[in-house]
């Protein structure tokens, strides 16, 4: 210098003017308004008003996908159902998050040309920083594996190979054989030697697999070494399932407090008016009217629930910054400093000057997006500016 | 705030791991003097988007986008 990668930080700066929301101080109270005292007049404390000070959106405030705090409901304990998670070890209040170590995959580039293929290549081996993985169990059981292929999982013989036998130039029949061909994403361990009629873990060495032991390791992860087993065990669990672990339900419109108007509810009072029922008088019966009693009602008083509305929850918190210590790290501990929106139809805005970038000038100048109970994460959207570190290659000293 | 469902051809919908279909519509042909109906034929798909699992995904899993419904 070129290329690749990781971890952060900031969202224009300074000054002036106007405006909005919270909190605090001071003032004023003419009018309006809430509360208290009082018979009243009136007085006191607030709001409104004036003025000063201070603070005032994000890295995602978003999606609401996980986990918690908080609140209420339910609950003897445990299990079932249902849902979720899954290498090993740690971090954490908790997590499906984070960190470290493994194993698998990727990765710039490098090596090789035995196989394939044939020239802007392909195949194969190794592989930096770093990225990524839902990464338990397929030797408990069940299911599925299209097409092709003989056969897709107790096995199986299409071609080929070998043997026997029949027959006579059509090659048939029976048996053995999974080494070779062919099919497929996948063919019942790989490769070499022995062996055999031909073959085959049939036997042997190496590799792979499983188990056991030793060493390393925080480690039943994993790596290395050794021994044994003897090929039994194809893939799929983001198919059913099995194993281990976790989860009671609902949500700030939770929950609690104060509490209009109107209409219901309950209790009390209650008619001289309307209605209903009963009795009674004149009467043999019916009915009207009258009288009396009861019920109900208008109306009044009190109580209670809930609605509108208001308050509270509400923002000092698993808080932020700096330093030291421990740890590879996530993180934890200690010390010091700081207070950083709490509004409710929803406040952060606008103008001017200088600096900065573009432009000859006039002038123009960021993306995604904006709290709504609060935290820890994940995911998604997104334009720039900037700091530090790591790796590969090349050049120079 | 909580919960659920849907997205497949122009429209309405099937398809629950193995070559994506049906009805209607549109297009061409035939029939008719002409039209409709009928008959024949072909066409038409990023299975909303992006990843993952699998030999293989419309289907299974995850994350987005869009549209809708229910409850307090």
């Nucleotide at each position: 210098g070129c290329g690749g990668g990781g971890c952060g930080u900031c969202c224009g700066g300074c000054g002036g003017c106007c405006g909005c929301g919270g909190c605090g101080g001071a003032g004023a109270c003419a009018a309006c308004u809430g509360g208290g005292u009082g018979c009243a007049a009136a007085c006191c404390c607030g709001g409104c008003c004036u003025u000063c000070g201070u603070c005032g959106a994000g890295g995602a405030a978003a999606g609401u996908c996980c986990g918690g705090c908080c609140u209420c409901c339910a609950c003897a304990g445990a299990a079932c159902a249902g849902g979720g998670c899954c290498a090993u070890g740690g971090a954490u209040a908790a997590c499906g998050u984070c960190c470290a170590u493994c194993g698998g995959g990727g990765g710039a580039g490098a090596g090789u040309c035995g196989c394939c293929g044939u020239u802007u290549g392909g195949a194969u081996u190794c592989g930096a920083a770093c990225c990524u993985c839902a990464g338990g169990g397929a030797a408990a059981g069940u299911g599925c594996c299209a097409c092709a292929g003989a056969a897709a999982a107790u096995a199986a013989a299409c071609c080929g190979c070998c043997g026997a036998u029949g027959a006579u130039c059509g090659u048939g029949u029976c048996g053995g054989u999974a080494a070779g061909g062919g099919u497929g994403a996948a063919a019942c361990g790989g490769c070499g030697g022995g062996g055999u009629a031909a073959g085959a873990g049939c036997c042997c060495a190496c590799c792979g697999c499983u188990u056991u032991g030793g060493c390393g390791g925080c480690g039943a992860a994993c790596g290395c070494c050794a021994a044994a087993g003897g090929c039994a065990a194809g893939g799929u669990a983001a198919a059913c399932c099995c194993g281990g672990c976790c989860c009671g339900g609902a949500g700030c419109a939770a929950a609690c407090c104060c509490a209009a108007a109107u209409a219901g509810g309950c209790g009390g009072a209650g008619a001289g008016g309307c209605g209903c029922u009963g009795u009674u008088c004149g009467c043999g019966c019916c009915g009207a009217c009258g009288a009396c009693a009861g019920c109900a009602u208008a109306u009044c008083c009190g109580c209670g629930g809930g609605u509108a509305g208001g308050g509270c929850g509400c923002u000092c918190g698993a808080g932020c910054c700096c330093g030291c210590u421990g740890g590879c790290a996530a993180c934890a501990g200690c010390g010091g400093g700081c207070c950083c929106a709490g509004a409710u139809a929803a406040a952060u805005g606008g103008c001017c000057g200088c600096c900065c970038u573009c432009g000859a000038a006039a002038g123009a100048g960021a993306a995604c997006a904006a709290a709504a109970g609060c935290c820890g994460g994940c995911u998604u959207a997104c334009g720039g500016a900037u700091g530090c570190c790591c790796c590969g290659c090349g050049c120079a000293a | 705030c909580c919960u659920c469902c849907c997205g497949u051809a122009g429209c309405u919908c099937a398809g629950u791991g193995g070559c994506a279909g049906a009805g209607c519509g549109g297009c061409g042909g035939u029939c008719u003097u002409a039209u409709a109906a009928g008959c024949c034929g072909a066409u038409g798909g990023u299975c909303g988007c992006g990843g993952g699992u699998u030999c293989g995904a419309u289907u299974c899993c995850c994350g987005c986008c869009g549209a809708g419904a229910g409850g307090a």